Record summary:
A computed fold for a 690-nucleotide part of an RNA from a Candidatus Saccharimonadota bacterium, annotated as large-subunit ribosomal RNA, domain II. Taxonomically the source falls in Candidatus Saccharimonadota (Bacteria, Bacteria candidate phyla). The RNAcentral record of the full RNA draws on ENA. Its mean pLDDT, the model's own confidence on a scale to 100, is 85. It matches the Rfam family "Bacterial large subunit ribosomal RNA".
Context: one part of a larger RNA
């Protein structure tokens, strides 16, 4: 990992609801007793028949109260017993799963410490005290040499240990092996026997050790502890179909109630939609009267400051407020003010989608997108509201791939048709379509401020055959080196200005370069040559630059595409989905018709046909069935071959069923009803096998 078998809403009791049945203003027994194949007795008790009040009590009424007023609860009768189903309560209560808690015991043959009694420590080194002899002293002290053999002394085997490295790590081994290393007469090591026990012991102390178990051992029991948590929960089909919100919660991944689902009963122009009418509002917008913020110019009304003045008073390129005027801003501004939304009324449409009561739920982690907002950075696949939509619980087509985007809601079948979004050169179904433009950047097929005689369109304006623009040939002068300043200042450092006048076709008291200053080059301006358009500004379409990332082109899905297969406008065809249509079939609901049965005699149920509307679906509600084991009754099969098993065929909408043949070798079915140890693919499920 696979296969087979086993494996999870049960049982008792109480309550509520629905359905069936019995009796009915009543219904019914319990314990027990007598009988004994299921019968009888037993009326204690229970529910109902009257309520109301705290109660005394009163009573179709009662209570409150001074009250009759008002108000609260009642009164118009249907219940009760039993069976089944559903749910809930109490019990282990759908199954498996803790870590833990408590009680009673078992452990010191491992290990910790201690007690008693024994054992062990090759060899070598060092050489304390003491003592002896000599020297020395008054005597000592002291000193030299011997002797001696001390030490938690030194080196190093046994023994005890394990700091480092290697290797081992499905091992030789649930701690071993190799090298290396520490202690090795001691707080040493070791044998045997004994003592200390879990709310505890022991501990040169690490929460260490107490039998491979230690922040509290192990075994058995309470015990199926509890688990708001995780996982799992077994056949089929049909109808409907949610929620991820509110309030409260030692509450936030759990609950309770409401909301939303389903089933039943009842009610019967209800809900919804459309139209008309009528309301309130203070949002969007707008505005600046108010509250605040703020801009321009003015007048000169008040006050402050400063200046002059002894004062009166005067002045002010100063500040504040007020006034007039210009232009603005606001969620917590409004003299204004929509669209929508909401309320009510009427009319139309609308056949339950509404509402009431009752049974049963699930949900209370939501997500993206669009729009209006708050928070944030007008950040986030961010967060919090509101309205909508899809996903959730929705398959199909498009977006290369892609829950939430676009189109569209799958009952089933068809080798039929039409379309949606999106597409029509090839991959790839359908236009190498049509008309007119644009783009040259592979822009298309990623990006900003900003930059640029890219190019198309539009508008305004200036010059121009009395010759423009560009180009070429000439001129570009004189008073004068204007005045001032300056070392110098001559068109050209700087300042000044009636920047003037003359000669001219024209020429600035000078547009740049240049010189120390001059000089020199040039421009404006003019003439000639030439011959037809030239310049400036604004708006706009499509392009260009700006443009750097990590495996490999890699920023069209690819190939590839340039009067496109790109972009814009317009048009016509076609393709394209589980959409729509056609044909056939199934099924739910509603209606009609026919027919049969039952009775309560006008209804119900069944069958058949026709018509209309439906039939995506998670949690979940409701309904109808298939199959397994057994029981009771019934009726069958079987050695002329039962069950089981293998293969094939057929039937049914499905769970499934039947038949034939092989195998097998002794039991097995139909029909009706009943009862369940009743259906496996998942639980790191359990047992066995491969």
């Nucleotide at each position: 990992u696979c296969c087979a078998g086993c494996g999870a809403g049960u049982u008792a009791u109480u309550u509520u609801g629905c359905a069936g049945c019995g009796c009915a203003a009543g219904c019914u027994u319990a314990a027990g007793c007598c009988a004994u194949u299921u019968g009888g007795c037993g009326g204690a008790g229970g529910c109902g028949u009257a309520g109301u009040g705290a109660a005394a009590g009163c009573g179709a009424g009662c209570c409150u109260u001074a009250a009759u007023a008002g108000g609260g609860c009642g009164a118009c009768a249907a219940g009760u017993g039993u069976u089944g189903c559903a749910a809930a309560g109490u019990a282990g209560a759908c199954c498996c799963g803790a870590a833990a808690c408590c009680a009673g015991g078992u452990g010191a043959c491992c290990u910790a410490a201690c007690c008693a009694u024994g054992g062990g420590c090759a060899g070598g080194c060092u050489g304390a005290a003491g003592c002896g002899u000599g020297g020395g002293u008054a005597a000592a002290a002291c000193u030299a040499c011997g002797u001696g053999g001390a030490g938690g002394g030194c080196c190093g085997a046994a023994c005890c240990g394990u700091a480092g490295c290697g290797a081992g790590u499905u091992g030789c081994a649930a701690a071993a092996c190799g090298c290396c290393c520490g202690g090795a007469u001691g707080a040493c090591u070791u044998g045997u026997g004994g003592u200390u026990a879990g709310a505890g012991g022991u501990g040169a102390a690490a929460u260490g050790c107490c039998a491979a178990u230690c922040g509290a051992a192990c075994c058995u029991g309470g015990a199926g502890a509890u688990a708001g948590c995780u996982g799992g929960u077994u056949c089929u089909c049909c109808u409907c179909g949610a929620a991820a919100u509110a309030g409260c919660u030692u509450u936030a991944g759990g609950g309770c109630u409401a909301g939303c689902g389903u089933c039943g009963u009842g009610u019967g122009g209800u809900a919804g939609c459309u139209g008309u009418g009528u309301g309130g509002g203070g949002u969007a917008g707008a505005g600046c009267u108010c509250u605040g913020u703020u801009u321009u110019g003015g007048a000169a009304u008040g006050g402050g400051g400063c200046c002059c003045g002894u004062a009166a008073g005067g002045g002010u390129a100063u500040c504040c407020a007020c006034c007039c005027u210009u232009g603005a801003c606001a969620a917590a501004c409004u003299a204004c003010g929509a669209a929508u939304a909401c309320g009510c009324a009427c009319a139309g449409u609308g056949g339950u989608a509404u509402c009431a009561c009752g049974g049963c739920a699930g949900u209370u982690a939501g997500a993206a997108c669009g729009u209006g907002g708050g928070g944030g950075c007008u950040a986030a696949g961010c967060u919090c509201c509101a309205c909508g939509c899809u996903c959730g619980a929705a398959a199909g087509g498009g977006a290369a791939a892609c829950a939430g985007c676009c189109c569209a809601g799958a009952u089933c079948g068809c080798c039929a048709g039409c379309u949606a979004a999106g597409g029509u050169c090839c991959c790839u179904a359908a236009a190498u379509a049509u008309a007119c433009a644009c783009u040259c950047a592979g822009u298309g097929g990623a990006a900003a401020a900003c930059g640029a005689a890219g190019u198309g369109g539009g508008a305004u304006u200036u010059c121009u055959u009395c010759g423009a623009c560009a180009a070429u040939g000439a001129g570009g002068a004189u008073g004068u080196u204007g005045g001032c300043u300056u070392a110098g200042a001559a068109g050209c450092a700087g300042c000044c200005a009636u920047u003037c006048a003359u000669u001219u076709a024209a020429a600035g008291a000078g547009u740049g370069c240049g010189u120390a200053a001059c000089a020199g080059c040039u421009c404006a301006c003019u003439c000639a040559u030439c011959a037809a358009g030239a310049g400036a500004u604004c708006c706009u379409g499509c392009g260009c630059g700006g443009a750097a990332a990590a495996u490999g082109u890699a920023a069209c899905g690819g190939g590839g595409c340039u009067a496109a297969a790109g972009u814009g406008u317009a048009u016509u065809a076609c393709c394209g989905a589980a959409g729509c249509u056609g044909c056939g079939a199934a099924u739910g609901c509603u209606g009609c018709u026919a027919u049969a049965a039952a009775u309560u005699u006008a209804u119900u149920u069944g069958u058949a046909g026709c018509a209309g509307c439906g039939u995506g679906g998670u949690a979940g509600a409701g309904g109808a069935g298939c199959g397994u084991u057994g029981a009771u009754a019934u009726u069958g099969c079987a050695u002329u071959g039962a069950a089981g098993u293998c293969a094939g065929a057929c039937c049914g909408g499905g769970a499934g069923g039947u038949c034939u043949g092989g195998u097998g070798g002794a039991g097995c079915g139909u029909u009706a009803u009943c009862a369940a140890g009743u259906g496996a693919g998942a639980a790191u499920g359990c047992u066995g096998g491969a």